[in-house]
Small-subunit ribosomal RNA, central domain from an uncultured prokaryote, 350 nucleotides, folded computationally.
Context: one part of a larger RNA
RNA sequence: CUGGGCGUAAAGCGCAUGCAGGCGGUCUAAUAAGGUGGAAGUGAAAUCCUAUGGUUUAACCAUAGGAACUGCUUCCAAAGCUGUUAGACUAGAGUCUGGGAGGGGAAGAUGGAAUUAGUUGUGUAGGGGUAAAAUCCGUAGAGAUAACUAGGAAUACCAAAAGCGAAGGCGAUCUUCUGGAACAGUACUGACGCUGAGAUGCGAAAGCGUGGGGAGCAAACAGGAUUAGAUACCCUGGUAGUCCACGCAGUAAACGAUGAAUGUUAGUCGUCGGGUAGCAAGUCUAUUCGGUGAUGCAGUUAACACAUUAAACAUUCCGCCUGGGGAGUACGGUCGCAAGAUUAAAACUC
Repeated sequence: CUGGGCGUAAAGCGCAUGCAGGCGGUCUAAUAAGGUGGAAGUGAAAUCCUAUGGUUUAACCAUAGGAACUGCUUCCAAAGCUGUUAGACUAGAGUCUGGGAGGGGAAGAUGGAAUUAGUUGUGUAGGGGUAAAAUCCGUAGAGAUAACUAGGAAUACCAAAAGCGAAGGCGAUCUUCUGGAACAGUACUGACGCUGAGAUGCGAAAGCGUGGGGAGCAAACAGGAUUAGAUACCCUGGUAGUCCACGCAGUAAACGAUGAAUGUUAGUCGUCGGGUAGCAAGUCUAUUCGGUGAUGCAGUUAACACAUUAAACAUUCCGCCUGGGGAGUACGGUCGCAAGAUUAAAACUC
């Protein structure tokens, strides 16, 4: 390299958009680049294969023997396939119209519960915390209770096996702006498609920069316990951070550990969105399209399990794997303010 693979053994980029490239629906006509058939020329010799002969055999050698050299060039033929050109089509893809669903996104405004702090009133000796304690708070009046004020963060119930989003993710209410998907109608375009190396954008948490904010929680840190010790688990405090704006960073068990797209393949039972039909008019029945679950044949699988949302049967394109450790490390490159990220070995060893 080939072969073989990628749910869990090594292996699907975190996700999307998309240039190049690869692949590409139905029909008709033309063409003859690819491909197919035939012919001619060429394809040195040696080698290889084969036949015969020689050295006592063999290796080896010889033959004005053969075959082969699967290639290249030219010509002829046919036109089913791929390509190209022209024309047509509507089943792919998209546009349009209609009424619905949704924590999809961005900005702004508003609400209530709770925690904390402050002020005032009542009131008196404890409160807090734990397995038990102590540190801690409190006669300078705590804790409790009532009223008021301030501020920040999160949005109980609804809530679901539910919904939306490409993924990350998204949950109080209202307003404005805005993306996508599904269904129905079947009016329009007429292959406009799929994938996608590089590239570009998005990308939890933690982290970084500048400026705000800071209630609760809480790395670090301090103290109290526990313990042989206790740089922990438990307790009392507590700073970054968590929040906002702008910028950076670009990683996660970024998981369905399952790339995207298309077609084909038993069922049964739920659930969400849209539609159709029925009369018995309901918390109805039947059916259909799209999503999301459970269970289960065929098939697959080493097994577990997957099973129309495939890990089944096929096709197209991309990514990735090749024993364990060394190592996702070193060096170099690129990016970054840094932390570091990305690309990525070898010696050696088992």

The prediction has a mean pLDDT of 88.